[in-house]
Molecule: RNase P RNA; transfer RNA
Organism: Pyrinomonadaceae bacterium
RNA sequence: GGAGCAGAUCGGGCAGUCGCUUGUCCAAAACGGAUGAGAGGAAAGUCCGAACACCAAAGGGCAGCGAGCCGGAUAACGUCCGGGCAUCCGAGUUUCGGAUGACGACAAGUGCAACAGAAAGCAGACCAGCCGUUGCCAUGUGCGGCGGUGAUGGGUGAAAUGGUGAGGUAAAAGCUCACCGGCGCGAGUGGCAACACCCGCGGCCAGGUAAACUCCUCGUGGUGCAAGACCAAAUAGGGAAAUGCGGAUCGGGCGGCCCGUCCGAACGCCGGCUUGACCGGUAGCGUUUCCGGGUAGGUCGCUAGAACUGUCUGGCAACAGACGGUCCAGAUGAAUGAUUGCCGCCUGCGCAGGCAGGUACAGAAUUCGGCUUACAGAUCUGCUCCAAUC
RNA sequence: GGCUGGGUAGCUCAGCUGGUUAGAGCACAGGAUUCAUAACCCUGAGGUCGGGAGUUCAAGUCUCCCCCCCGCCACCA
Numbered sequence: 001g002g003a004g005c006a007g008a009u010c011g012g013g014c015a016g017u018c019g020c021u022u023g024u025c026c027a028a029a030a031c032g033g034a035u036g037a038g039a040g041g042a043a044a045g046u047c048c049g050a051a052c053a054c055c056a057a058a059g060g061g062c063a064g065c066g067a068g069c070c071g072g073a074u075a076a077c078g079u080c081c082g083g084g085c086a087u088c089c090g091a092g093u094u095u096c097g098g099a100u101g102a103c104g105a106c107a108a109g110u111g112c113a114a115c116a117g118a119a120a121g122c123a124g125a126c127c128a129g130c131c132g133u134u135g136c137c138a139u140g141u142g143c144g145g146c147g148g149u150g151a152u153g154g155g156u157g158a159a160a161u162g163g164u165g166a167g168g169u170a171a172a173a174g175c176u177c178a179c180c181g182g183c184g185c186g187a188g189u190g191g192c193a194a195c196a197c198c199c200g201c202g203g204c205c206a207g208g209u210a211a212a213c214u215c216c217u218c219g220u221g222g223u224g225c226a227a228g229a230c231c232a233a234a235u236a237g238g239g240a241a242a243u244g245c246g247g248a249u250c251g252g253g254c255g256g257c258c259c260g261u262c263c264g265a266a267c268g269c270c271g272g273c274u275u276g277a278c279c280g281g282u283a284g285c286g287u288u289u290c291c292g293g294g295u296a297g298g299u300c301g302c303u304a305g306a307a308c309u310g311u312c313u314g315g316c317a318a319c320a321g322a323c324g325g326u327c328c329a330g331a332u333g334a335a336u337g338a339u340u341g342c343c344g345c346c347u348g349c350g351c352a353g354g355c356a357g358g359u360a361c362a363g364a365a366u367u368c369g370g371c372u373u374a375c376a377g378a379u380c381u382g383c384u385c386c387a388a389u390c
Numbered sequence: 391g392g393c394u395g396g397g398u399a400g401c402u403c404a405g406c407u408g409g410u411u412a413g414a415g416c417a418c419a420g421g422a423u424u425c426a427u428a429a430c431c432c433u434g435a436g437g438u439c440g441g442g443a444g445u446u447c448a449a450g451u452c453u454c455c456c457c458c459c460c461g462c463c464a465c466c467a
């Protein structure tokens, strides 16, 4: 100097003219004048977590749904930080560095594994091997038949029941033994813990899959600012069905179920006979669903907040605390724009002046904390590689 | 702004408890039939299951992230 990776910050600047939304002040007849402010790191996807509002309060259990190594941070989280373990990569070795991880349990139970293969899960005998018996004739180290033995070799498959050696056997096999590996149980040491190291015991050798059912632990009421509160206007304060109006019951809160609890409404009238906490009809009222009618206006919620920022302190860090400073969009068919000049950056042509074109992704909508996705380019820091020089 | 459902052949849909070749109807192409056309009959082509990752031996199917489409949600009595 170049390339790559990771992290952080920025993501055009200045000036003029004409506009838009809004706070304050003046004026108040006219939205007239003055002055201040006016998109983002993702405002996006709506994937998580909360605040806030309503459902009376927001109770218990089961189901459902979600989370899942350990410790910490946080209002909370599926986020972040630190650590452990596993897998992969690079150095080149008792290790170091980096990346990734939906990372509880398959040794509780159940299920699944196409095709191929003899056999796919307390497996299995197709060929070879070995044992017994037997047939044939060319009498051999031959060619077969039947019965048996055992997971040793072959072959199939993504996957075939631990490896090496010795003993053992007719031939074999953890069948037995030694060493190595794995697993389980028990003890010790270090660590808050996950876990690591080490010792002993047990032939226990137990395959994969839980983003299969399931089991274990923990969490979880619902709806979302079109939540909700108030004012104004208009309409037919309408109709149908279901169900209830002492308790039981019914409807609703309560979305699937149960318990518990709360709220709600004329035990009216008429008729029947089996005279009842009965049945049928009907008026009023309550609740639910559907049909129909009207409005398409305003105010609040609506932005000072788990806010931003500087210094110091604590902590490996995420982050927390103290002190000081700052006010930083609130629109509602929905403002935040258009244009001119100069400069910056990129591309092309000329290549000494210059000319032409372009300048990312994208745009608030109740508000925060995260995640994910899109993004031209610039700057800084760290690491790795390549080249050159000293 | 908030919340559901869906995307498979040119069109309309199956397949959705993972398994060998992803099917059906209409449409299309060729043949046969007919004097000719249509219908009927026979045969065939056409799909990387909206896109990309992951789990698994194996993904249209299970999980995650993007893209696109349909639908619902105002107030008054």
Base pairs, nucleotide, nucleotide: 001386002385003384004383005382006381007380008379009378010377012343013342014341015340016339017338018337020038021037022036023035024034025033026032040361044372045371047370048369049368050367051366052224053223054222055221059259060258061257062256064220065219066218067217068216069083070082071081072080073079084103085101086100087099088098089097090096091095104215105214109213110212111209112208126154127153128152129149130148131147132146133145134144135143136142137140162180163179164178165177166176167175181205182204183202184201185200186199188197189196190195228300229299230298231297238291239290240289241288242287243286244285245284250264251263252262253261268282269281270280271279272278273276293466294465295464307326308325309324310323311322312321313320314319344359345358346357347356348355349354391463392462393461395459396458397457400416401415402414403413409447418434419433420432421431440456441455442454443453444452